Predicted 3D model of a 127-nucleotide RNA (FMN riboswitch aptamer (RFN element)) from an Actinomycetota bacterium. It was read from a public genome assembly, where an Rfam model found it. NCBI's taxonomy places the organism under Bacteria, Bacillati, Actinomycetota. It matches the Rfam family "FMN riboswitch aptamer (RFN element)". Its family is annotated with FMN binding in the Gene Ontology.
RNA sequence: CCACAGUUCCGGGGGUCGGUGCAAUUCCGAACCGGCGGUAAAGUCCGCGACCCGGCUCAAGCCAUGAGCCGGUUGACUUGGUGUAAUUCCAAGACCGACAGUUAAAGUCUGGAUAAAGGAGCGAAUU
Numbered sequence: 001c002c003a004c005a006g007u008u009c010c011g012g013g014g015g016u017c018g019g020u021g022c023a024a025u026u027c028c029g030a031a032c033c034g035g036c037g038g039u040a041a042a043g044u045c046c047g048c049g050a051c052c053c054g055g056c057u058c059a060a061g062c063c064a065u066g067a068g069c070c071g072g073u074u075g076a077c078u079u080g081g082u083g084u085a086a087u088u089c090c091a092a093g094a095c096c097g098a099c100a101g102u103u104a105a106a107g108u109c110u111g112g113a114u115a116a117a118g119g120a121g122c123g124a125a126u127u
Stems, first nucleotide, its partner, number of pairs: 006122005016030004031108002033097002035048004043095002052072008077093005099111003
């Protein structure tokens, strides 16, 4: 120095104006936003996380619930330019956004979430 038990911290953005209406930050018109790893720098490529579904184990048994593990599901891009290389850069025009709640339908409000992918630091023995 590297690997690494352990441990600490960090770790998701965005609804404003107008219209209709009894009622809408939910509808309509115009706005606004983009987690993590990989790769020529990515919301749209490949993969991961969140959400949802199922199975198994444990909590004496059943139902329910919780925790752990395993599996499944999970949105959306084209054209032109530069270049060795870009669905990633530049130009233009598009598109997408879980579940529950709500005086009225939500990517933007409220909630599970003090979560997680992951990132950074500290760091024993031993090699």